[in-house]
Context: one part of a larger RNA
RNA sequence: CGUUGGAGACUUGAGUGGAGCUGUCCUUAGUACGAGAGGACCGGGACGGACCGACCUCUAGUGCACCUGUUGUGGCGCCAGCUGCACCGCAGGGUAGCUAUGUCGGGAAGGGAUAAGCGCUGAAAGCAUCUAAGCACGAAGCCCACCACAAGAUGAGGUCUCCCUUGUAGGUCGUCCAAGACGAGGACGUCGAUAGGCGGCAGGUGUACGCGCAGCAAUGCGUUCAGCCGAGCCGUACUAAUUACCUACGAGG
Numbered sequence: 001c002g003u004u005g006g007a008g009a010c011u012u013g014a015g016u017g018g019a020g021c022u023g024u025c026c027u028u029a030g031u032a033c034g035a036g037a038g039g040a041c042c043g044g045g046a047c048g049g050a051c052c053g054a055c056c057u058c059u060a061g062u063g064c065a066c067c068u069g070u071u072g073u074g075g076c077g078c079c080a081g082c083u084g085c086a087c088c089g090c091a092g093g094g095u096a097g098c099u100a101u102g103u104c105g106g107g108a109a110g111g112g113a114u115a116a117g118c119g120c121u122g123a124a125a126g127c128a129u130c131u132a133a134g135c136a137c138g139a140a141g142c143c144c145a146c147c148a149c150a151a152g153a154u155g156a157g158g159u160c161u162c163c164c165u166u167g168u169a170g171g172u173c174g175u176c177c178a179a180g181a182c183g184a185g186g187a188c189g190u191c192g193a194u195a196g197g198c199g200g201c202a203g204g205u206g207u208a209c210g211c212g213c214a215g216c217a218a219u220g221c222g223u224u225c226a227g228c229c230g231a232g233c234c235g236u237a238c239u240a241a242u243u244a245c246c247u248a249c250g251a252g253g
Stems, first nucleotide, its partner, number of pairs: 001152001005163007015149004021049007033038001051106005059100004066093005071086006110144003117137001119135002164252001167249001170247002173189005194240003197236005203229003210223005
């Protein structure tokens, strides 16, 4: 831009893509078969490998806005306590998120038409013959079935609802997001929990500062499972989503 007024929902599925793998063991059964050695078809069950998808409860990573320890040096007048810089100074842990080594799931089953092949009936050709007419089977393959996309399918489909002199639906704008390059998508905008703040909880660190006690002191103990605490969960209008304007458009080539 189109889809012949505009808009919001929900859809049909022409068509396209994805997937499609395989092993071992148990049982049937030491059965059928075979002199024996050996040793099944068919059917049933269990556990794996590789590959693919999703997810983060567990396990394990990362986690430069979380906590702690600690070295050198500088600063806050000094002590104490904090703090800058040194690869995040180094080191020990670690929430959310993102991850795999972790967890869960998948290939199936079934139907249709067939290939090689195996048949039934059966003439040409009094016999025979799976084929000439006709009929039945038969593959990890084909079509469907499973998963995803899908009306620019210009053949542009369908259904419902709303709107146009009572200025509409929708957009723009703002607060944001497990959405995102930008557009887009999604949540919310006071009739409000959208983000921040605050409160509680979870979770992580691991027992703060100060003071007291013991010790010459380093240090230890008590107060204290303390203190601090990013992204998580549940609340709470304290702050910001204000008011309005604008756009769209007047019944539709």
Large-subunit ribosomal RNA, domain VI from a Bacillota bacterium, 253 nucleotides, folded computationally. Taxonomically the source falls in Bacillota (Bacteria, Bacillati).